[in-house]
RNA sequence: CAUCGAUAAUGGUAACCUUGCCGAAAGGCAAGCGCACAAAGUCAGGGGCCUAAAGCAAUAUACGCCAAGGCAGCCCGGCAGCCGAA
Numbered sequence: 001c002a003u004c005g006a007u008a009a010u011g012g013u014a015a016c017c018u019u020g021c022c023g024a025a026a027g028g029c030a031a032g033c034g035c036a037c038a039a040a041g042u043c044a045g046g047g048g049c050c051u052a053a054a055g056c057a058a059u060a061u062a063c064g065c066c067a068a069g070g071c072a073g074c075c076c077g078g079c080a081g082c083c084g085a086a
Stems, first nucleotide, its partner, number of pairs: 004084002012037002017032006035073001041079003045076003048071003055065002
């Protein structure tokens, strides 16, 4: 240095649920909580998944189609990062 990841050290994040706010929704933000996480840091680039406002379609209601909306705590990949036993 690379790989790797301790019953190490120092720190970190926060699922579910509750409350409030934003949003059409998915979801996000804040507080509490603490399921878990060695990248549960970051980037929607590839795949996947969620939603379907606008639009399209329609019997113009409903249903349906559709991402310019989301999910990085689904997988792969890019970028950058802490510690150091075996």
A computed fold for an 86-nucleotide RNA from a Clostridia bacterium, annotated as c-di-GMP-I riboswitch aptamer.